[in-house]
RNA sequence: GUGGAUAUUCAGAAGAGACUCCAUUUCUAAUGGAGCGCCGAAGGCGCAACUCGCUCGGAAACGCUCAGGCACACGGACUGACUAU
Numbered sequence: 001g002u003g004g005a006u007a008u009u010c011a012g013a014a015g016a017g018a019c020u021c022c023a024u025u026u027c028u029a030a031u032g033g034a035g036c037g038c039c040g041a042a043g044g045c046g047c048a049a050c051u052c053g054c055u056c057g058g059a060a061a062c063g064c065u066c067a068g069g070c071a072c073a074c075g076g077a078c079u080g081a082c083u084a085u
Stems, first nucleotide, its partner, number of pairs: 005085003009081004017036001019035007037070003043066001044064003050058002
């Protein structure tokens, strides 16, 4: 100097009902309960070509939708930049 990993900060960042009913409240909406319809990119879980002599294991932006989410906001995998280790 370059590359990699981790962390902070900043920026970008999709999807899907401002759904229906009841109750409450600080009453543009929020909270709790019930119901139907959806989303996948917090998290979580699962699988294989492949890997291995074989077995056991092992992945994701794939699948599941428990959780989370479905106007704005918040959040948001991931990407980029600064700084530090």
Predicted 3D model of an 85-nucleotide RNA (Glycine riboswitch aptamer) from a Pseudomonadota bacterium. The source organism's lineage runs through Bacteria, Pseudomonadati and Pseudomonadota. Rfam family: Glycine riboswitch aptamer. From the family's description: This family represents the bacterial glycine riboswitch. Model confidence (mean pLDDT): 78 of 100.